[in-house]
RNA sequence: CCGUCGGGAGAGUCCCGCCCCACCGCCAGUGGGGAGGGCGCCGAAGGAGCAACCGCCCCGGAACCUCUCAGGCCCGAAGGACCGUCGG
Numbered sequence: 001c002c003g004u005c006g007g008g009a010g011a012g013u014c015c016c017g018c019c020c021c022a023c024c025g026c027c028a029g030u031g032g033g034g035a036g037g038g039c040g041c042c043g044a045a046g047g048a049g050c051a052a053c054c055g056c057c058c059c060g061g062a063a064c065c066u067c068u069c070a071g072g073c074c075c076g077a078a079g080g081a082c083c084g085u086c087g088g
Stems, first nucleotide, its partner, number of pairs: 001088003005084003012039001014038003018034006040073003046069001047067003053061003
């Protein structure tokens, strides 16, 4: 440095219309699901700013903090810094 396994947080089930399904005799209404827009929010993939500190000190590596481009915000899945285990 890479891989296996385990653990692993934060933030809206707010508003708007559209589509699908179900209930309903129809209209209307209700419930569930899906993608989209608006505003709000999160930081622990990545990215960026800053720069303590470190080094082989020309130069390079860079935590904390910050930004939120990306990503994410019911549940779930995926992802996930980091920690532990095993292997190369």
A computed fold for an 88-nucleotide RNA from a soil metagenome, annotated as Glycine riboswitch aptamer. Its Rfam family is "Glycine riboswitch aptamer". Rfam describes the family as follows. This family represents the bacterial glycine riboswitch. Model confidence (mean pLDDT): 77 of 100.